This is a predicted structure of a 1483-nucleotide RNA (small-subunit ribosomal RNA) from a Phycisphaerae bacterium. The sequence was found in a public genome assembly. Its Rfam family is "Bacterial small subunit ribosomal RNA". Its family is annotated with ribosome and structural constituent of ribosome in the Gene Ontology.

RNA sequence: CAAUUGAAGAGUUUGAUCCUGGCUCAGAUUGAACGCUGGCGGCAUGGCUAAAACAUGCAAGUCGAACGAGCCCUUCGGGGCGAGUGGCGAAAGGGCGAGUAACGCGAUCGAACGUAUCCCGAGGCGGGGGAUAGCCUGUGGAAACGCAGGGUAAUACCCCAUGUCCUCUACGGAGAAAAGGUUUACCACCUUGGGAGCGGCGAUCGUCCUAUCAGGUUGUUGGUGAGGUAACGGCUCACCAAGCCGAAGACGGGUAGCGGGUGUGAGAGCAUGACCCGCCGCAUCGGGACUGAGACACUGCCCGGACUCCUACGGGAGGCUGCAGUAACGAAUCUUCCGCAAUGGGCGAAAGCCUGACGGAGCAAUGCCGCGUGUGGGAUGAAUCUGCUUCGCAGUGUAAACCACUGUCAGGGUCUCGCAAUACUGAGCAGACCCAGAGGAAGGACCGGCUAAUUCCGUGCCAGCAGCCGCGGUAAUACGGAAGGUCCAAGCGUUAAUCGGAAUCACUGGGCUUAAAGCGUGCGCAGGCGGGGUGUCAGGCAUCUAGUGAAAGCCCACGGCUCAACCGUGGAAUUGCUGGGUGAACCGACAUCCUCGAGGCAGGUAGGGGUCAGCGGAACUAUGGGUGGAGCGGUGAAAUGCGUAGAUAUCCAUGGGAACGCCAAUGGCGAAGGCAGCUGACUGGGCCUGUCCUGACGCUCAGGCACGAAAGCGUGGGUAGCGAACGGGAUUAGAUACCCCGGUAGUCCACGCCGUAAACGAUGCGCACUAGGUCGGGGAGGUUUUCACGCCGUCCCGGCCGAAGGUAAACUGUUAAGUGCGCCGCCUGGGGAGUACGGUCGCAAGGCUAAAACUCAAAGGAAUUGACGGGGGCUCACACAAGCGGUGGAGCAUGUUGCUUAAUUCGAGGCAACGCGAAGAACCUUACCUGGGCUUGACAUGCACGGAUUAGCCUUCUGAAAAGUUGGUGACGCCCUUUGGGUGGAACGUGCACAGGUGCUGCAUGGCUGUCGUCAGCUCGUGCUGUGAAGUGUUGGGUUAAGUCCCUUAACGAGCGCAACCCCUAUCGCUAGUUACUAACGCGUAAAGGCGAGGACUCUAGCGAGACUGCCGGUGUCAAACCGGAGGAAGGUGGGGAUGACGUCAAGUCCUCAUGGCCCUUACGCCCAGGGCUGCAAACGUGCUACAAUGCCGCGUACAGAGCGAAGCGAUCCCGCGAGGGGGAGCAAAUCGCAAAAAGCGCGGCCCAGUUCGGAUUGUAGGCUGCAAUUCGCCUACAUGAAGUCGGAAUCGCUAGUAAUCGGAGAUCAGCUACGCUCCGGUGAAUACGUUCCUGAGCCUUGUACACACCGCCCGUCACGUCAUGGAAGCUGGGAGCGCCCGAAGUCACUGCACCUCAGCAGUGCCCACGGCGAGACUGGUGACUGGGACGAAGUCGUAACAAGGUAGCCGUAGGAGAACCUGCGGCUGGAUCACCUCCUUU
Repeated sequence: CAAUUGAAGAGUUUGAUCCUGGCUCAGAUUGAACGCUGGCGGCAUGGCUAAAACAUGCAAGUCGAACGAGCCCUUCGGGGCGAGUGGCGAAAGGGCGAGUAACGCGAUCGAACGUAUCCCGAGGCGGGGGAUAGCCUGUGGAAACGCAGGGUAAUACCCCAUGUCCUCUACGGAGAAAAGGUUUACCACCUUGGGAGCGGCGAUCGUCCUAUCAGGUUGUUGGUGAGGUAACGGCUCACCAAGCCGAAGACGGGUAGCGGGUGUGAGAGCAUGACCCGCCGCAUCGGGACUGAGACACUGCCCGGACUCCUACGGGAGGCUGCAGUAACGAAUCUUCCGCAAUGGGCGAAAGCCUGACGGAGCAAUGCCGCGUGUGGGAUGAAUCUGCUUCGCAGUGUAAACCACUGUCAGGGUCUCGCAAUACUGAGCAGACCCAGAGGAAGGACCGGCUAAUUCCGUGCCAGCAGCCGCGGUAAUACGGAAGGUCCAAGCGUUAAUCGGAAUCACUGGGCUUAAAGCGUGCGCAGGCGGGGUGUCAGGCAUCUAGUGAAAGCCCACGGCUCAACCGUGGAAUUGCUGGGUGAACCGACAUCCUCGAGGCAGGUAGGGGUCAGCGGAACUAUGGGUGGAGCGGUGAAAUGCGUAGAUAUCCAUGGGAACGCCAAUGGCGAAGGCAGCUGACUGGGCCUGUCCUGACGCUCAGGCACGAAAGCGUGGGUAGCGAACGGGAUUAGAUACCCCGGUAGUCCACGCCGUAAACGAUGCGCACUAGGUCGGGGAGGUUUUCACGCCGUCCCGGCCGAAGGUAAACUGUUAAGUGCGCCGCCUGGGGAGUACGGUCGCAAGGCUAAAACUCAAAGGAAUUGACGGGGGCUCACACAAGCGGUGGAGCAUGUUGCUUAAUUCGAGGCAACGCGAAGAACCUUACCUGGGCUUGACAUGCACGGAUUAGCCUUCUGAAAAGUUGGUGACGCCCUUUGGGUGGAACGUGCACAGGUGCUGCAUGGCUGUCGUCAGCUCGUGCUGUGAAGUGUUGGGUUAAGUCCCUUAACGAGCGCAACCCCUAUCGCUAGUUACUAACGCGUAAAGGCGAGGACUCUAGCGAGACUGCCGGUGUCAAACCGGAGGAAGGUGGGGAUGACGUCAAGUCCUCAUGGCCCUUACGCCCAGGGCUGCAAACGUGCUACAAUGCCGCGUACAGAGCGAAGCGAUCCCGCGAGGGGGAGCAAAUCGCAAAAAGCGCGGCCCAGUUCGGAUUGUAGGCUGCAAUUCGCCUACAUGAAGUCGGAAUCGCUAGUAAUCGGAGAUCAGCUACGCUCCGGUGAAUACGUUCCUGAGCCUUGUACACACCGCCCGUCACGUCAUGGAAGCUGGGAGCGCCCGAAGUCACUGCACCUCAGCAGUGCCCACGGCGAGACUGGUGACUGGGACGAAGUCGUAACAAGGUAGCCGUAGGAGAACCUGCGGCUGGAUCACCUCCUUU
């Protein structure tokens, strides 16, 4: 100099958010254990379990200077050993924590005590006596151990004397001591006073859980007396009294040694009590005393029990919770070591002896601390290896090699300053110096987030991981391995445990409207809290001072081991308790005063406040009578039911019970439940005014007491209506329900119980303070001369809106959920469960009180965005309606399902699969089946080798073909160049890489497509609002086809969509004029743009114009727009097409194509023939043709548009009834052809008929295409002539050039199953009042327990499995107490014997351990059976709840029912929707 320097969060409920709330993690710690690993040293620590049992050794002796034998040695002086007697010690030290909830411990005090040894003081130590052990003799016993006789000593024992002092005392007196020893200086001894230290006792305060332990107690509480003790005391006894303890928790039960301290924590706390220190308790279990200063005695005694051992069976011995050690238990805890050298203890005069106390060593990474496993240089970033892989990289990695050094530790050697104060003495420890040489020394966990650290392979909801969330179902950073990385390091992880984080029990420091939480309400004792003034006191409080708060530890400073851990010295701290002094504001106490709190008094006042009695009218129902005559009643519709024996209806009369319309309200009263016709009696409370009285008399309230809806219970009445249960009828898949017809308890009254409700404002009571506005109820006042109406302020009560503030938000806001104070109640994750057990109340039903095991990671609140609703509003759509025509019935066609099959290939499956992929299956296609073949392959690329084998052509044989097989012919480029040789490309063969797959996965994908939907929506930037998700914009008022536009507006703008821009079409103009056109002119024909010509017209095809709500009137917000009109070819998007926002459906497609992964490889690839995709009891979809007269048939006759054509369209002509054939002009097409348009129109026939309708089916004969029409094509002719006479339930399309109807063309294609599909034109309607309903959609709003989003969520029984638990006839333990019996040892007392004394012997009594019997209470285990509970994969039955959940739900209660549940009564809104009333807000 210093000594209080200290506070972090994260993951997980949701689609997302905020909050509440639990679970989990990161930290520190340990007497630890386990797994893997392990070099050295220092300092600590080490049976936490069986206070279960213990072999063996040791752990308490010493003194010959107390005593007498005996033995040995002797230098004859003496010395030594030494059982026994005697003294001191053995009550300490050491161990353990069973018991103990207690004056046991801790803190602080106290008075009625003891104390050997030690210290100080005073005095004394005289005389005498008899025994006894050892020993000797005898004797019992297996032993342990005795017994009898004889003899002996003392510091052993006894007596007498003395009495400083001491004790007792009746104050006279009485009692009561001693020991010597060795030697010469001490040590002992006796009496006594004091001290120190130690011990015994008492008081106050503190000291765990449980009230599901509420009453306990008879020596109990006190007194008097006595006894007893070292001492006080019911400590014990006799008598007397009836006390004492207890909600501030007695008594009982459970658990536990307590403290200093230790761990953690910012602290307050919480947890803990190993090692070290203090205290207590215990010593095999229980009891007892003896000795002694001290014990009821760990290694003493007696008795009893259990256990072990010895035994000759008679009887004995023993006690490791001392140090080692054994076995057992257990996850688990050491050497049967050395030494008294140090420190300390016992004895001794001393030497010394003893000391498992202690000092050391050993074992164990058990902990803390320190050190090391090298240091510096060294890049060809070597090689190897490994990993990834985009094929090139990266890692190992300065790491190594190599070069230069060092020497800690371990190893070897020599020596000794220190532990030794110390002469002797070191068990061990420690230190110094030297030698050698990088040698002997690194692992563990982790790498999805929390949480630092990532890739590959394997696996495929398997194996496994996991602290929480959660990973794994074929691309796993989460499993396993590898590589790499991260963190620690002689350790690293795991498990267990404590504190922390957790403000998650909240004193510091939380909450209760809706998240868990305000008792249903009041009265009120105890308790807590309490207005103003004055005075006193000093208990609280504050301050000063003194004592205490042991040491160690924590903290600080300094010091010692090389540092540190560790240790030493000093300090600080020990927040506490106690004594004394001071202060008097505050709290408290006492005294006194006050009036504003509270209460009283007087006068008023409103009221469904309560109890009792009486009375009333309406309705209902019953009975009687009259009228009347067939129905009534009831429902969604019905039926049961009532009625011709007269109902319903209606009138009159009479009876009965229950409830009280209008007034009436958001209104009034009450503490709450609750209270309503009128009148009376009795009665409680409130409010206002006066300010007269009392003088703090107050507030709250655990227990307690009272009241307490409905249902229910008991007894007795009553019973009209209603109405659980019950019966019947309906509904339904069922209907133990909802609806209907009946109907018993009950509902009503009296008396007595019950004591619960969503008993709610889900908001305890009281007081004070903190903006207002407005409405309603009650009272008194002011203003105006009075009255009325007003106006103004005022007190109380009941509502609404709202400032600040609060709140997670919703909301609340002077009626607080704001700000404070006082008191009470209650909460602490969800489920199990308001349940079980226990207690208590009740007649019962049941109420109150109230757990645990087990299980989950959530359960919740408020708000947000969606989605959904058998919620609402607005709007739209061929959605309905109004119409027209169809489908569903028939036959046929076609697709699908199913069935069949060797195969009937595959896909598509509500709308949005089903004339769909397929715009064309006889072969091919073809993917399927059967059979036959091929294996580098039908197809691509590369490499190697071969040699003229090759391409092509001809050819033999087998075969259904594919294919196999035979023979022949046979090339090209370049170079050298003579024959010829060499070489190369393509091709071929062989081999290798590879090809190939319509195999799987559309839930791994791209692309494309469908659908909502051509619906009007979907978003963003900035700003603003909200804690936030999010909202606003995009809502609202209008308007539109439209989020189209306008207005308003905390929004202002913008994007993708809408619209427009594009194409076709409707009108006109300009340009152009062949193949199209033809008015004028001309030619020409039977006729004809046939020809010349024309560019007028139509047309063709290019460019333009035109339409914009532009104009007028009206409506409308001076708007957008709408309505009407004019003009115009066209009018409000003119008509049609193309165009498809963000997204949804894991929608469709791996069989168009592309593609990841997987699979096949002489086959799941490739080729071929034949078959199949066409198969037929049945069902469905889409179509065609019909059922006829608005028709059919025959004959005649008119008018399109758009297309197509060369392996094609094919004219005229000829043949054939026809399909078609022959033939071939013309035409690559505004030129030629297909090509006839048809319905229509004209004439004729048919006459309502299964027909002159209808055309299926079948037969015969033909035609065409094609290699080939059998399975399996189309067409023609003749013949045949089926069903069908307009179609049940149901259902489809269409709003104008549309429907309907009529024909034409094209793609595909050899041909065709086309009646399909896609285009084209001809003829050409009807209807729409309207938006109630069905369907779908858009916007706004509302509810929600949904978010995989209603195809959602979710409840209960039953069945199966697993787990824990309650009850249970019983069975079986445990600890504690009670009553009785027995009663060892022993103290005490008594009796007897014997006694000089000391003792002894025998017996009795009280108490009493152990033991026995009995009745209970408490608490465990087990238990046939049984009750519910939790969890479990895709079980069964229903549908209760969430939306108005399809009967609103829920609470209490009662009955019923397979189940969720249903019904009755009363209550609540935590009910949607519509209407009305009231109130409020806004100028």